[in-house]
Molecule: RNase P RNA; transfer RNA
Organism: Actinomycetota bacterium
RNA sequence: GGAGCCGGCCGGGCGGCCGCGGCUCGGAGUUCGCUCCGGGUCGAGGAAAGUCCGGACUCCACAGGGCAGGACGCUGGGGAAUUUCCCAGGCGGAGCGAUCCGCGGACAGUGCCACAGAAAACAAACCGCCCGGCCUCGGCCGGGUAAGGGUGAAACGGUGAGGUAAGAGCUCACCAGCGUCGCGGGUGACCGCGGCGGCUAGGCAAACCCCGUCCGGAGCAAGGCCAAGCAGGAGGCAUGGGUGGCCCGCCCGCCCCUCGGGGCAGCCUCCGGGUAGGCCGCAAGAGGCGGACGGCGACGUCCGUCCCAGAUGGAUGGCCGCCGCCGGCCGAAGCGAGAGCGACGGCCGGUACAGGAUCCGGCUUAUAGGCCGGCUCCCGAU
RNA sequence: GCGCCCGUAGCUCAGUGGAUUAGAGCGUCCGGCUACGGACCGGAAGGUCGGGGGUUCGAAUCCCUCCGGGCGUA
Numbered sequence: 001g002g003a004g005c006c007g008g009c010c011g012g013g014c015g016g017c018c019g020c021g022g023c024u025c026g027g028a029g030u031u032c033g034c035u036c037c038g039g040g041u042c043g044a045g046g047a048a049a050g051u052c053c054g055g056a057c058u059c060c061a062c063a064g065g066g067c068a069g070g071a072c073g074c075u076g077g078g079g080a081a082u083u084u085c086c087c088a089g090g091c092g093g094a095g096c097g098a099u100c101c102g103c104g105g106a107c108a109g110u111g112c113c114a115c116a117g118a119a120a121a122c123a124a125a126c127c128g129c130c131c132g133g134c135c136u137c138g139g140c141c142g143g144g145u146a147a148g149g150g151u152g153a154a155a156c157g158g159u160g161a162g163g164u165a166a167g168a169g170c171u172c173a174c175c176a177g178c179g180u181c182g183c184g185g186g187u188g189a190c191c192g193c194g195g196c197g198g199c200u201a202g203g204c205a206a207a208c209c210c211c212g213u214c215c216g217g218a219g220c221a222a223g224g225c226c227a228a229g230c231a232g233g234a235g236g237c238a239u240g241g242g243u244g245g246c247c248c249g250c251c252c253g254c255c256c257c258u259c260g261g262g263g264c265a266g267c268c269u270c271c272g273g274g275u276a277g278g279c280c281g282c283a284a285g286a287g288g289c290g291g292a293c294g295g296c297g298a299c300g301u302c303c304g305u306c307c308c309a310g311a312u313g314g315a316u317g318g319c320c321g322c323c324g325c326c327g328g329c330c331g332a333a334g335c336g337a338g339a340g341c342g343a344c345g346g347c348c349g350g351u352a353c354a355g356g357a358u359c360c361g362g363c364u365u366a367u368a369g370g371c372c373g374g375c376u377c378c379c380g381a382u
Numbered sequence: 383g384c385g386c387c388c389g390u391a392g393c394u395c396a397g398u399g400g401a402u403u404a405g406a407g408c409g410u411c412c413g414g415c416u417a418c419g420g421a422c423c424g425g426a427a428g429g430u431c432g433g434g435g436g437u438u439c440g441a442a443u444c445c446c447u448c449c450g451g452g453c454g455u456a
Base pairs, nucleotide, nucleotide: 001378002377003376004375005374006373007372008371009370010369012323013322014321015320016319017318018317020043021042022041023040024039025038026037027036028035029034045353049364050363052362053361054360055359056358057219058218059217060216069215070214071213072212073211074089075088076087077086078085090103091102092101093100094099104210105209109208110207111204112203113202126149127148128145129144130143131142132141133140134139157175158174159173160172161171162170176200178197179196180195181194182193183192184191185190223280224279225278226277232271233270234269235268236267237266240252241251242250243249253264254263255262256261287306288305289304290303291302292301293300294299324351325350326349327348328347329346330345331344334341335340383455384454385453386452387451388450389449392408393407394406395405410426411425412424413423414422432448433447434446435445436444
């Protein structure tokens, strides 16, 4: 100098004018609900987003457990939290490397593996090889074999020797792999060494499934408090006449009408539930910042300090000026052999993604532009 | 807030218990028929299967994530 890997962070600043929401102080008005004026103070994010997970909180249900359904899956640890997430490690894979990706079980069982191919998994044999028989000497039939060819994404260990009619873990040696036993290391996943065994066991569980762990349901429109109007209940007054101590009932009268029933008003007080509406929930929290100690680390413990949005059709905005940052064009000191690079100045353009609605943690996605740290590989010079 | 569905050719839809080259109707284009046009007959073109990633030998189909559209419910 070039190429690359990983992690962390910022994401505009200042001033002026106008404007908005919460809290608070003072003054004025008031129908006592509040309104107006002035001052002070606070006022979105790294993702506030998607709502994909987990919790806090609240209500409902619940003796205990199971089924169904769903999620997750190497080991140890951290966190409020499941096996999400994070840290450290193990094994396998990719890369020269920094580094990245993946993770229960395919000897519990069922199922699938198109086409091609003999055969896609207790088996089987197209060509070939070998033996026997027949023969019109081209071949045909029966048997053995799985070394070789061929098919396929994938073909039932590899190399060598022995063996055989030809062959084959058929036998043997070594290697790979599996199972099992022992010893050693590690908390553990696992690793190392040695012995034995049969000789070998394909893939798919983001197919059913098995094993293990976790999950009761609903969600701030949860839930609680106050409570107009209308409807309901109780009491009092009043309620055409008669019967009667009073009520119900019955008879007469009036009104409605589905012709069988219904109604005879209303006013006041109280009651419970509760709609509209209002208030709480609602922001001091698994909180921010700084420090010390413990731990490889995630993180934990302690101390100090700070208070940091609470709207409800939903407040953070608009304009102007200066500066910053980025890009383009022009001029240009200077550097360079040259191509070219260019301090500095002028003009123009851009300055993102996006916004709370109960709160918090994680994941995912969007994001103009920029900063910092660690590490790897290559080239050159010394 | 909670729950659920859909996206395949220009349009309307099949295919979604994985398989060979993803189909059908209408439409478009070309040719035939006709004096011409329609209808009809024959042929052809046209597909990031909404985008991306993963599992698998193999994905429209299975899994994850994002985008767009729609429905139910209090």